[in-house]
Context: one part of a larger RNA
RNA sequence: UCAUGGCUAAGGAAUUAGGCAAAAUGGACCCGUAACUUCGGGAGAAGGGUCGCCAGCAGCAAUGCUGGCCGCAGUGAAAAAAUCCAGGCGACUGUUUAUCAAAAACACAGGGCUCUGCAAAAUCGUAAGAUGAAGUAUAGGGCCUGACACCUGCCCGGUGCUUGAAGGUUAAGUGGAGAUGUUAUCUUCGGAGAAGCAUUGAAAUGAAGCCCAAGUAAACGGCGGCCGUAACAAUAACGGUCCUAAGGUAGCGAAAUUCCUUGUCGGGUAAGUUCCGACCUGCACGAAUGGUGUAACGAUCUGGAUACUGUCUCAGCCAUGAGCUCG
Numbered sequence: 001u002c003a004u005g006g007c008u009a010a011g012g013a014a015u016u017a018g019g020c021a022a023a024a025u026g027g028a029c030c031c032g033u034a035a036c037u038u039c040g041g042g043a044g045a046a047g048g049g050u051c052g053c054c055a056g057c058a059g060c061a062a063u064g065c066u067g068g069c070c071g072c073a074g075u076g077a078a079a080a081a082a083u084c085c086a087g088g089c090g091a092c093u094g095u096u097u098a099u100c101a102a103a104a105a106c107a108c109a110g111g112g113c114u115c116u117g118c119a120a121a122a123u124c125g126u127a128a129g130a131u132g133a134a135g136u137a138u139a140g141g142g143c144c145u146g147a148c149a150c151c152u153g154c155c156c157g158g159u160g161c162u163u164g165a166a167g168g169u170u171a172a173g174u175g176g177a178g179a180u181g182u183u184a185u186c187u188u189c190g191g192a193g194a195a196g197c198a199u200u201g202a203a204a205u206g207a208a209g210c211c212c213a214a215g216u217a218a219a220c221g222g223c224g225g226c227c228g229u230a231a232c233a234a235u236a237a238c239g240g241u242c243c244u245a246a247g248g249u250a251g252c253g254a255a256a257u258u259c260c261u262u263g264u265c266g267g268g269u270a271a272g273u274u275c276c277g278a279c280c281u282g283c284a285c286g287a288a289u290g291g292u293g294u295a296a297c298g299a300u301c302u303g304g305a306u307a308c309u310g311u312c313u314c315a316g317c318c319a320u321g322a323g324c325u326c327g
Stems, first nucleotide, its partner, number of pairs: 001322008010313002014311001019308001027051005036041001038147001052069007070074001082306007089298002094106002110145007122131003148293004153223003158220002160216005167211003173205002178200005185192002224242005251285001252282001263279005
């Protein structure tokens, strides 16, 4: 000096990103226990008291009551929850990055959309075959959301999906007008040219798809601008105008979202870029890419309080081990 333990005057988080670490609480019995709540909880809430030994009495006993005795200390050692207030997120128990992340991520019960009539859809396989399923729409697959409560607005113009079939376009195929080569033959000697064979090949016909029409947003997604106006001023219920498929409804809002920003006001502190409650000027919330609440729960995150302490003011001492020196 380091490691692991023990103790410390006065103060008690002044330390620090942060009470990290340590201290503190701790058992049993009795009393007592708030907001809130899904009436189950919250709850061991919180907060108090008792505990040894001896004698007597009651009792079958466990045990209880009364009186006395001792110590600093009676759950006499060890082993045992710290608690409360407020907020964010996720309902919950659960799962996860074996070896830097345990979470607000995943899952979940519940909700919805969609496909599938059984030789099901979907999936694996070249196939046979298999899973689905020894199941049958109260079933099975896919996608999204994520208990519960109250709800889930407008837009089908784009993309997707579904339905439709009148018309347009359209492949192979069918079709075969015609063209070319060849040459029996004819010839005015320039050429013409049957049949066959060969090489091509127009019209016409021709499905799905696309164009087209309609539906569909708990499908992918989207949800405006400018100007004026009220008995001071300010503001604009109101009006005008342009554009759009439609212009963001309810609820929430400086938020896990707010740049300006430490917004402004209030609370808490002597002092608060964090926190809580409001306001709304939402750079750039918003309704199953779910919105807003919510008891219980959480090795979650944030702020505060009590207790407690060597975290600190500010260090000191002790024990054991290591280091170091010598052997």